[in-house]
RNA sequence: CUCAUCUAGAGGGGUGGAGGGAUCGGCCCGGUGAAGCCCCGGCAACCGUCACGAUGAUGCUGUGCCCGCGAGGAUGACGCGAGGUCACAUCGUGAGAGGUGCCAACUCCGGCCUGAGGUCAAGGUGACCCGGGAAAGAUGAG
Numbered sequence: 001c002u003c004a005u006c007u008a009g010a011g012g013g014g015u016g017g018a019g020g021g022a023u024c025g026g027c028c029c030g031g032u033g034a035a036g037c038c039c040c041g042g043c044a045a046c047c048g049u050c051a052c053g054a055u056g057a058u059g060c061u062g063u064g065c066c067c068g069c070g071a072g073g074a075u076g077a078c079g080c081g082a083g084g085u086c087a088c089a090u091c092g093u094g095a096g097a098g099g100u101g102c103c104a105a106c107u108c109c110g111g112c113c114u115g116a117g118g119u120c121a122a123g124g125u126g127a128c129c130c131g132g133g134a135a136a137g138a139u140g141a142g
Stems, first nucleotide, its partner, number of pairs: 001142006011040005019029003023111004041103003046099002049095008064085003067081004107136001112133004117129005
């Protein structure tokens, strides 16, 4: 930098001793013990692995083997098949030994744009609530 996902899920112990929730504002968590570090456990299914299933064509997706046909007495080679099988690819489902990740609150909420959505107040708009999108961030893969 690109792509995918982000309303689900899953915490105990030891150590440590005041911070933490990216940023700013809010609102929370925290001496009934924050961050960090260590141990054990768990969640999830991104990568990888395994199992099962589907698809692979009118065309520029591979190859081996088997079968059928050309084909005749037989065999080999060759060609054809809108036959089979295997490998492989893609997709789906499941498993969870490996590589990450994660285990308060929707990414805790908002910030920028937007709704002929709602309520309230008032003249051109404001406040609050509800929704959509973006930005930013996080995680994975490349």
Predicted 3D model of a 142-nucleotide RNA (SAM riboswitch aptamer (S box leader)) from a soil metagenome.
The RNAcentral record of the sequence draws on MGnify.
Its Rfam family is "SAM riboswitch aptamer (S box leader)". Rfam's curators write: The SAM riboswitch is found upstream of a number of genes which code for proteins involved in methionine or cysteine biosynthesis in Gram-positive bacteria.
The model forms 94% of the base pairs in the Rfam consensus.